[in-house]
């Protein structure tokens, strides 16, 4: 101190979320001790029981019984003593208003805090004066007699007082009066005098005789203590004002009648409407009155850097409160928690007549609740009552005891220890890791257990001794001092010491990111998780289990809540063009802010002093429990009030002046500024009349509609509303909606010049007023054109729209009401200050000129560009969105919603003001790549067009769906699957089904035993396999074996065409042979990204030139390679034959390489040469020469990626599954099925042909398991033969179309050849399922093909036939050859596809996107 989440990606805005800290907490899981703390937050709900406030015999009458003893006795009991002047009750005194409790009520002087009381009490307490004389009548307990069930009470009689009540006396008490002084808030207060008048008391204990009576000793006294009355005094407490501060709503804006003030009574301890009666009519309120709702307050406490927020448990100070409401009584003190009266509600007794009772005192119960403890112990100490003490009482308190509920502290062992054990996980099988961890070896002994010893808190009363006060007194009392005895709940605690033993003591969260921390395996959008984002659909580091690790620890995670981060309410510290956010706009009141100088005050404002901010806390410092937590003692803070002293800059006040804000007056031009009268043409449209005839109007195209009863079109006259072309302009004026033909009356502001005047008069502006586009509403005119509603007709799937005839309100006017708009410059107002340019309107000034422009320049408008500056960018930029003032307004995630509701307003419609529930993790703003677009430029492909020849209809061959089946084996799916994997399924192939086997296997590799391997003949069998027998002993060799084959035996292991092509490589296929994709350094951007690669030309090309914040470079074009075309050279067999000779006539021989050809090698083309064009450029058009020209044709060649494209069945591979089976082996049978579709193709369908015969010219290409001649056989397919050929030699091999006759003559044929029947040939072991061909016979659809589709730009389509793979054998497919050989292309508008550029976009899985309503 931050981080996660919008986005493809980035910047900003914004919201959610998370990481701290904290708790009176609760729950899950765990759980050793010890210390200080803390413990019903909810029902201020209801309580059994006990206990919590009594105490004084030194204030006062009275006074028991049990018990014990003794004595009497009629044995029933009495009697005395003693218990004892005790318990118990009672007059009476103090106390009982404190402590303890909770926190309903209370928005208040209730609390805080500072004053004030000159308007007051104040028991006990302290000081001080003074006094305490004399009398009296009750009356409770009691005893007696009633009532009543009780509770409780009548009555009548007795008696005491420090109970009650009278006298007297009395000051410096109180009153009343007059004088003084002093002080003052001018109301008064105090203090001296002096007159009058009124008002007290209570004893009681010890002790003593100095006085005095009686005369050991008493009484009175007398003295000491306590007491009492009167009075001042001090200190406590308390009560009543005031001045500040003290939650939210204004959708609570007006409240009050004892209300505000006076007077006069009354009241209090006291001021006062605190009562009351009279008079006055005031008081409070936007600086929030009143009213609703919440709530005790504070000191602190919790967070935070701090301001702040948040609370208000425990401690402490104030209040309020005691079942609920009310009420007084006593009494200093109360309207009383354990008093009382009265009323209610509940509980409870009851003899029904009545009557008790109040845990918000401690403990307890039961309810509520997520939750919150013992019906303990003790008064030892601290405090408190009372009492003269002793001493009682004290649930305050002090301890204990439950609870990990918090903070502290300690330990659950240390040290060595590698065979890195076992063993659990995990492995690429080699290891790793848990782990120095364990055991093992040496040690310690803290906690806990046993033993044993043992504190401190206690000081004191109080009794005896000492001194000293007082007194007549050496008594007594009292006060100090000292000794001595005596007092512990807690507790045999705390601490200490021994003893034994590693022995009794470790859990729980997390590991995907944020967040430290990873694998395995199970599950397969299933269970599940989860605080955000998000994980699980078969390889999950995120579900669950294991190992591992991580983090904290006797805890440790979860929930809830509170502050933090959140500058997300912003004072410190935010914002309003486009994210939320300027009121539509003016006037302006209060209230906020104000120019210049002096001067004085001294209220803010600084300095400085005193009081006072309680104790506890927090901080420091020192101490004290072994440290700490915790205590203890001091000190510093406590940023506030309050009086007081000064200063007076600056802000207020008050006083005086100024003149530059601001007005005013004076002289000018300009303007749709405004209001009301009046005119005016143009044009619609109506209406009358003429001319004049079939359409006219309106559409994309039609129709509704008008028209022959005469439209439209044209003339002419008339009517009547309603807006005012051209001028006209990012031009003018207004505040702001807004103004637009002219005249003319009224009037508003503003602007410029130049003097004069007043002299701060100013600015903003909550509430309030006023203006306020279109539409809207009322009342009453108007009413041509528009034209909501509505009605038709079109369009459409369907049109309640768009289009199109029609048309009412309205749109004009006058009054009026309404009050809102994208009222936008999405930019509140005022005035300072901050570079520049060019434009326009207004006015003015200089200069110059005959005069007008022109140019320099002031001041007030409105424009564009543009630098600093600002801004997340876009952008704004002197009319700021830039630097600061000052005033207003408004905004706080998106939705719900500018919605309810409540209020104000309004005739209404509606405005204005305005929210939660609920819901989501975003919504958004700018930019920035892409994808798209029925956006735009530009270009390009057989893309379209122009052509030509298919497809689609037919038979059939062929793949494929679909169905069927034991099986019909799997894959491919839109271009990019469908003559495709298949360059060839009768077995085999084969994976598939059916039966029959086999299990270390058909096949690899290792261990052992055998045997050489092999051949032959048999037994069963469909076969695989199986029985029997026979042959036969091999190669190398250091003689030890070895190598290859076969067989048996057991296991590791084979095997799998089983699954995942969305685990994978490989290869491929597409977009596309389309020109692109990219990178380094530079730069520019806050960044994502740009720039380069964009731009002007140009190409088939991101070819190449020019230019440019770019320069460069890489993969891609292109060339480099092959084949072809033309020539040249080498070379001349097998190939050729011009010349020359032979010749059987065949280059057949000799011969020859000249030609063709072969096959090497080279040579040619390069826009290289000329003209135009073009930028003196790249380059195109055009001509030459050339076999061949602008790439020459053609191949190979496939940039960066994109489809989770295909293929685990070509191979390779991770994983998962099968292992007597999902291996293997065999036979048979499927893959050839057939009702349907579809995709490729054959052949047609005829005369540019059929068909008979003749005849002619080709290329690439196979052959020794092999191509196979001639000649014989057969109609043929073949047969049969057997030369030749490992091939420029020989053969497959006949080339077709063509040409050259003849012959069909338009038809289902002499066209098609399907289909069936019959005979045959060849491959093969084998031709039935299920091959090919031949002969003969048969002779089916078809007669050129709907919608729709496919190819092709030249040796190309089209047409003709040959050759190869594969292959025994099967071709209409497949790659290959070559022959004959066209038409057409204007162009680029439109289909499809692609590049580039530039724009919008809420799209990014990217338009087969996104998203909206309705059902």
């Nucleotide at each position: 101190a931050g981080a996660g989440u919008u986005u493809g990606a980035u910047c900003c805005u914004g919201g959610c979320u998370c990481a701290g800290a904290a708790c009176g907490a609760a729950c899950g899981c765990u759980g050793g001790c010890g210390g200080c703390g803390u413990g019903c937050u909810u029902u201020a709900g209801a309580c059994a029981u006990g206990c919590a406030a009594g105490u004084c015999g030194u204030g006062c009458g009275a006074g028991a019984a049990a018990g014990c003893c003794a004595c009497c006795u009629u044995c029933g009991g009495g009697u005395g003593g003693u218990g004892a002047g005790u318990a118990g009750a009672g007059c009476g005194g103090c106390g009982c208003a404190c402590g303890g409790g909770u926190g309903a009520g209370u928005a208040a002087c209730g609390c805080g805090u500072g004053g004030g009381u000159a308007a007051u009490c104040u028991g006990c307490c302290u000081u001080c004066g003074g006094g305490u004389c004399u009398g009296g009548g009750a009356u409770a307990a009691c005893a007696c007699c009633g009532g009543g069930a009780a509770a409780c009470u009548g009555g009548a009689g007795c008696u005491a007082a420090u109970a009650c009540c009278g006298g007297c006396u009395a000051a410096g008490c109180c009153c009343a009066c007059g004088a003084u002084g002093u002080c003052c808030u001018c109301g008064g207060a105090c203090u001296u005098c002096g007159c009058g008048g009124u008002a007290a008391a209570a004893g009681g204990u010890g002790g003593c005789c100095u006085c005095u009576u009686c005369a050991u000793g008493a009484a009175a006294g007398c003295u000491a203590c306590c007491g009492c009355c009167c009075g001042a005094u001090g200190a406590u407490g308390a009560g009543c004002c005031c001045g500040c501060g003290u939650c939210c709503c204004a959708u609570u804006a007006g409240c009050u009648u004892g209300u505000u003030g006076g007077u006069g009574g009354g009241g209090u301890a006291a001021a006062a409407g605190c009562c009351u009666a009279c008079c006055a009519a005031g008081g409070c309120u936007u600086c929030g009155a009143u009213g609703g709702g919440u709530a005790g307050c504070u000191g602190g406490u919790c967070u935070g850097a701090g301001a702040g927020g948040a609370u208000g448990a425990u401690c402490a100070g104030c209040c309020a409160c005691a079942c609920u409401g009310g009420a007084a009584c006593u009494g200093a003190g109360a309207c009383a928690c354990g008093g009382u009266c009265c009323a209610g509600a509940c509980u409870c007794c009851u003899a029904c007549g009545g009557g008790a009772g109040g845990c918000a005192g401690c403990a307890g119960u039961g309810g509520g609740g997520a939750a919150u403890a013992u019906u303990g112990c003790a008064c030892a100490a601290u405090g408190g009552g009372g009492g003269a003490a002793a001493c009682c009482c004290u649930g305050a308190u002090g301890c204990a005891g439950c609870a990990a509920c918090g903070c502290c502290g300690c330990g659950u062992g240390a040290g060595u220890g590698a065979a890195g054990a076992a063993g659990g996980c995990u492995u690429u099988u080699g290891g790793g890791u848990c782990g120095u961890a364990a055991a093992g070896c040496u040690c310690u002994u803290u906690c806990g257990g046993c033993a044993g010893g043992g504190a401190a808190g206690a000081a004191a009363u109080u009794a005896c001794u000492u001194u000293g006060u007082u007194u007549a007194a050496u008594a007594c009392c009292u006060a100090u001092a000292g000794g001595c005895g005596u007092u512990g709940a807690c507790g045999g605690u705390a601490c200490c010491u021994g003893c034994a033993a590693a022995g009794g003591a470790a859990g729980c969260a997390c590991c995907g990111g944020c967040u430290a921390a990873c694998u395995c395996c199970g599950u397969g959008c299933c269970a599940g998780c989860a605080g955000c984002c998000g994980c699980g659909g078969u390889a999950a580091u995120a579900c669950g289990g294991g190992g591992g690790g991580u983090g904290c620890a006797a805890g440790c995670g979860u929930u809830a809540u509170u502050c933090g981060g959140a500058a997300u309410u912003a004072u410190u510290g935010g914002g309003c063009g486009u994210a939320a956010a300027g009121c539509g706009a003016g006037u302006g009141c209060a209230g906020g802010c104000g120019g210049u100088a002096u001067u004085g005050u001294a209220a803010g404002u600084c300095a400085g002093a005193u009081g006072u901010g309680a104790a506890a806390g927090c901080c420091c410092a020192g101490g004290g429990c072994u440290c700490a937590a915790c205590c203890c003692u001091g000190g510093a803070a406590g940023u506030g009030c309050a009086u007081u002293u000064g200063a007076a800059a600056c802000u207020g006040c008050a006083a005086u002046a100024c003149u530059u804000g601001a007005g005013u007056a004076u002289g000018g031009g300009a303007g749709a500024g405004g209001a009301a009268a009046g005119u005016g043409g143009a044009a619609u449209u109506c209406c009358u009349g003429g001319u004049g005839u079939a359409g006219a109007g309106g559409u994309g195209a039609c129709g509704u509609u008008c028209g022959u009863a005469g439209a439209u079109a044209u003339c002419a006259g008339g009517a009547g509303g309603a807006a005012c072309a051209c001028c006209a302009g990012u031009g003018u004026c207004g505040a702001a909606g807004g103004c637009g033909a002219c005249u003319u009356u009224c009037u508003g502001g503003a602007c410029c010049a130049a003097u004069a005047c007043u002299g701060a008069c100013g600015c903003u502006c909550a509430g309030a007023c006023u203006c306020g586009a279109a539409g809207g509403c009322g009342u009453g005119g108007g009413g041509a054109g528009c034209g909501a509603a509505c009605a038709g007709g079109a369009u459409u799937a369907g049109a309640u729209a768009c289009c199109c005839u029609g048309g009412u309100a309205g749109u004009c006017c006058a009054c009026g009401c309404a009050g809102u708009a994208a009222a936008c410059g999405u930019u509140g107002a005022c005035a300072a200050c901050u570079a520049g340019g060019u434009g326009u309107c207004g006015c003015g000034g200089g200069u110059a000129u005959u005069g007008a422009c022109c140019c320099c320049u002031g001041c007030g408008g409105u424009g564009c560009c543009g630098g600093a500056g600002c801004u997340c960018a876009c952008g704004c930029a002197a009319g700021a969105a830039g630097c600061a003032c000052c005033c207003c307004g408004c905004c706080u995630g998106g939705g719900a919603a500018g919605u309810a509701c409540g209020g104000u307003c309004g005739c209404a419609a509606g405005a204005c003001u305005a929210a939660a529930a609920c819901u989501c993790a975003a919504a958004g703003a700018a930019a920035u790549u892409g994808a798209c677009g029925g956006g735009g430029g530009c270009c390009c492909g057989c893309a379209c067009a122009a052509g030509c020849g298919g497809u689609g209809g037919a038979g059939c061959a062929u793949g494929u769906u679909g169905u069927u089946u034991a099986a019909u084996u799997c894959g491919a799916a839109g271009c990019a699957a469908c003559g495709c994997g298949c360059a060839g399924a009768a077995c085999c192939u084969u994976a598939c089904c059916u039966g029959g086997g086999u299990u270390u296997g058909a096949c690899a590799u290792c261990u052992a035993g055998a045997g050489a391997a092999u051949c032959c003949c048999u037994u069963c069998g469909a076969a695989a396999g199986u029985u029997g027998g026979g042959a036969g002993u091999g190669c190398c060799u250091u003689c030890g074996g070895g190598a290859g084959c076969u067989c048996u035996a057991a296991g590791a292991c084979a095997g799998g065409u089983g699954c995942u092509g969305c685990a994978u490589g490989g290869c491929u296929g597409u977009c596309g042979u389309c020109a692109g994709c990219u990178c380094g350094u530079g730069u520019c951007g806050u960044g994502a990204g740009g720039u380069g690669u964009u731009g002007g030309g140009u190409u088939a090309a991101g070819u190449c030139c020019c230019g440019c914040a770019a320069c460069g470079a890489g993969c891609g074009c292109a060339a480099c390679c092959c084949c072809u075309a033309u020539c040249g050279u080498u070379a001349g067999u097998u190939g050729c034959c011009a010349u020359c000779a032979g010749u059987u006539c065949g280059g057949c021989u000799g011969g020859g390489c000249a030609c063709u050809c072969u096959a090497g090698c080279g040579a040619g083309a390069c826009u290289g040469c000329c003209g135009g064009u073009g930028u003196u450029a790249a380059a195109c058009c055009g001509g030459a020469g050339g076999a061949a020209g602008g790439u020459g044709g053609g191949g190979a060649u496939g940039a960066c990626g994109u489809c989770a494209a295909g293929u685990c069945c070509u191979c390779a591979u991770g994983g998962c599954c099968c292992u007597u089976a999902u291996a293997c082996c065999c036979a048979g049978g499927g893959c050839u099925a057939c009702u349907a579709a579809c995709g490729u193709g054959c052949u047609a369908c005829a005369a540019u042909g059929g068909u008979c015969g003749g005849u002619a010219c080709a290329g690439a290409g196979g052959g020794u398991c092999g191509c196979g001649a001639a000649g014989c056989c057969g109609c043929g397919a073949g047969g049969g033969g057997a030369a030749g050929c490992u091939a420029a030699u020989c053969c497959c091999a006949a080339a077709a179309a063509g040409c050259c006759u003849g012959u069909c003559u338009c038809a289902g044929u002499u066209c098609g050849g399907a289909u069936u029947g019959g005979a045959g040939u060849c491959u093969g072991c084998a031709a039935u399922u299920c091959g090919a061909c031949u002969c003969c016979a048969u002779g089916a659809a078809g007669g050129c093909g709907g919608a729709a589709u496919c190819g092709c730009u030249a040796g190309u389509a089209a047409u003709c036939g040959c050759a190869g793979a594969u292959c025994a054998g099967c071709a209409u497919g497949c790659u290959g050859c070559g022959g004959u050989g066209a038409a057409u292309a204007c162009g680029u508008u439109c289909c499809c596809g692609g590049g580039c550029c530039u724009u919008g976009u809420a799209c990014a899985c990217a338009c087969c996107g996104c998203c909206c309503g309705u059902c």
This is a predicted structure of a 1415-nucleotide RNA (small-subunit ribosomal RNA) from an uncultured prokaryote. Rfam family: Bacterial small subunit ribosomal RNA. The RNAcentral record of the sequence draws on ENA. Its mean pLDDT, the model's own confidence on a scale to 100, is 84.